[in-house]
Context: one part of a larger RNA
Parts: sequence; C1' cells; structure tokens
RNA sequence: UGCAAGGGUCUCUGAGGGGAAGGUUCCCACAGUACGAGAGGAACGGGGAAUCGGCGCCUCUAGUGCACCUGUUAUCCGGCAGGGUAUUGCAGGGCAGCCACGCGCUACGGGAUAAGGGCUGAAAGCAUCUAAGCCCGAAACCCCCCGCGAAAAGAGAGACCUGAGAUCAUUCGUAAAAGACGAGCUCGAUAGAGCUGGGGUGUAAGCGAAAAGCUUCGGCGAUUCGUUCAGCCCGCGGCCACUAACGAUCGUAGCUACUUACUGCCG
Repeated sequence: UGCAAGGGUCUCUGAGGGGAAGGUUCCCACAGUACGAGAGGAACGGGGAAUCGGCGCCUCUAGUGCACCUGUUAUCCGGCAGGGUAUUGCAGGGCAGCCACGCGCUACGGGAUAAGGGCUGAAAGCAUCUAAGCCCGAAACCCCCCGCGAAAAGAGAGACCUGAGAUCAUUCGUAAAAGACGAGCUCGAUAGAGCUGGGGUGUAAGCGAAAAGCUUCGGCGAUUCGUUCAGCCCGCGGCCACUAACGAUCGUAGCUACUUACUGCCG
C1' cells in the first nucleotide's frame, strides 16, 4: 500500500512454512518364569538411572565480575589525609548481571503404509495372502507436540467502542542494531535524589592508650589495642512527589465556510 470496512481496539481461526526435539545405553522387576530331556534361557507390559542433543533458568555449586571494598610496590601532588600513573600497577575478596562445570523439563497415542505375516477366494471343481475384496504390520511418512502464520488476491471470523483511537515529544526497561515491543507521563512511584531494608568489603579518619628501640632528655617511634560488625560502596527490594515526565499533533461521523462547475465530482 492492498482486501474488507465510516473509523478504531481487542480476541481468534489456521491455508501454508519451520523443528530432530529427541537419540542411545544400562539397571530393577517380569523370572530362573514361558520354552527346553537337560544344559541353558527369553519377551510384552511396568519402574528407575546414565549419557549425547534441544529448550529454559540462576535457588544452589562454580566462572567472570575494567561497578565496588581492602592490602601493597615505585613515583608525583612539600608532609598527613585524599588522590593520579604504572596491563584494572600488582595482589586478596566480591553483589547484581551474563553464564556452565550448576538446576528444571525434554510422554503417550492416532492415521495410512514398506518389507513381511495373514483371512476369504477364483482364474485352474484342488491348491493359492491376490486377480475382486478384507485384517495386521516400522525409529521412516501424516497428525498429536513446540513455535511462525490474514498479503491465504477465494486477501477469513467474532466481540466491543463511536470526541473512539493514535502519534510526536518526554521519564524509562520485563525490550532492543534502526524501527519495533513493553511500563509511565501529576487522577503519577517511570527514572533520579533522599530515607530504609538487604548485600559487598572487613574494622575508616581523627583522638586516646600501649610499644621494640632511638634521643640533644624536649621528645620521636614501626606496630598493636580501644573508640568500631566501623568506614566506604551497591546496576537489588520497599517507602517517599524533593527533581524530571513540560507540552504538541493527527483523527471518522456531524456541522460551518471557501473555491470551482451546466449538473456535479475531487479538494
């Protein structure tokens, strides 16, 4: 853009397309049963694991974690405090997120058949699964299952609304290459700030006390302890309108006006 419809919102149908969404092995039991003189020795149906693959997830375990916290070396900012640079300087931890080495799920059944097994049965008085007809029969095929799918031109159906609805801008993220999608936009918790909960690191600075030792006898002093489960920090939860969500536009019917025209139509 089209179909259908005055316009719009939502829910479906499912032609057709896609998927491998499953594969394999073992164990228990059936059962020392059926069968077999014995030796030996099944299966159907049932239950449970393992592994490979598929899909999803992050509670646990583990990895990462250039948000974060701590220790520490060299050097610079005169010293302290606090920082810059050195692969994130190096090292020890680590929430969320992302992830696997972690966790969850990953049937049955139906239809029509293949090889094959049969029933009835003539040609050919018999026989014969086949010639007519009929019943079974596989991980393969078609459904079932998962997802896409009204542009399926035979262009589908239903419900609802009728100042209906939608868009831009803007705050964002259950979403994301751009679009799209989703949540908000003061009738508000959408994001930020603040508070609080929870969490990471591991006990800040300052002050006080102790301290091997040094001392010009005035003091200095690595380090330790207390204040202090501190300080610092958080992509998480909650509370809270303090900050920012200000605003703008399109839009059917109806109505009015203009232009044009023979009538009219388009606009």
Large-subunit ribosomal RNA, domain VI from a Thermoplasmata archaeon, 267 nucleotides, folded computationally. Taxonomically the source falls in Thermoplasmata (Archaea, Methanobacteriati, Thermoplasmatota). Its Rfam family is "Archaeal large subunit ribosomal RNA". The coordinates come from a structure-prediction model, not an experiment, and the mean pLDDT is 81. It was read from a public genome assembly.